A computed fold for an 83-nucleotide RNA from a Planctomycetia bacterium, annotated as Bacterial small signal recognition particle RNA. The coordinates come from a structure-prediction model, not an experiment, and the mean pLDDT is 76. Its Rfam family is "Bacterial small signal recognition particle RNA". By type it is a non-coding RNA gene. About the family: The signal recognition particle (SRP) is a universally conserved ribonucleoprotein involved in the co-translational targeting of proteins to membranes. Clan: SRP clan. The model forms 96% of the base pairs in the Rfam consensus.

[in-house]
RNA sequence: GACCCGGGCAAUGGGGGCUUGCGAACCUGGUCAGGGGGGGAACCCAGCAGCCAUAAGCAUCGCCCUCAUGUGCCCGGGAGAAC
Numbered sequence: 001g002a003c004c005c006g007g008g009c010a011a012u013g014g015g016g017g018c019u020u021g022c023g024a025a026c027c028u029g030g031u032c033a034g035g036g037g038g039g040g041a042a043c044c045c046a047g048c049a050g051c052c053a054u055a056a057g058c059a060u061c062g063c064c065c066u067c068a069u070g071u072g073c074c075c076g077g078g079a080g081a082a083c
Stems, first nucleotide, its partner, number of pairs: 001083001003078008011069008020059003028053004036045003
């Protein structure tokens, strides 16, 4: 020194959270050109596309929590017989 126990830091992997990004033909919300409906008109109503936002979901540099580990280093303790 190998061995056993405990601890610290790190590494790797799993799970969760935060952040960020993406994210709905209709089945979410907002705003709704055009067009539609009502009206004599003013104006009102519903509302597709588009745009914006967002749910589920997906991803996620980074951060946090947690679990695991025949991983690395360090600290403390035990055993110290054989080698």